The RNA shown here (Fluoride riboswitch aptamer (crcB RNA motif)) has 60 nucleotides and comes from Methylovirgula sp. It was read from a public genome assembly, where an Rfam model found it. The coordinates come from a structure-prediction model, not an experiment, and the mean pLDDT is 82.

RNA sequence: AGAAGCGACGGGCAUGGAGUCGCCCAAAUUUGCCCAGAGGCUAAUGACUCCUACCGCGGA
Numbered sequence: 001a002g003a004a005g006c007g008a009c010g011g012g013c014a015u016g017g018a019g020u021c022g023c024c025c026a027a028a029u030u031u032g033c034c035c036a037g038a039g040g041c042u043a044a045u046g047a048c049u050c051c052u053a054c055c056g057c058g059g060a
Base pairs, nucleotide, nucleotide: 010025011024012023013022016051017050018049019048020047021046032041033040034039
């Protein structure tokens, strides 16, 4: 470092991370919108706050 086995911690809420709250699911919950198609559009939240990335404007 890898494999096998057992088991704990539950998981999810259209692009990353964290805290709080809310809702949902129990192998399900979840995986946005426009378009016949080609293709195109918004957004890092379910909500609030912070960080990161991205976009716009202004200043140094």
Of the family's consensus pairs, 100% are formed in the model. Lineage of the source: Bacteria > Pseudomonadota > Alphaproteobacteria > Beijerinckiaceae > Methylovirgula.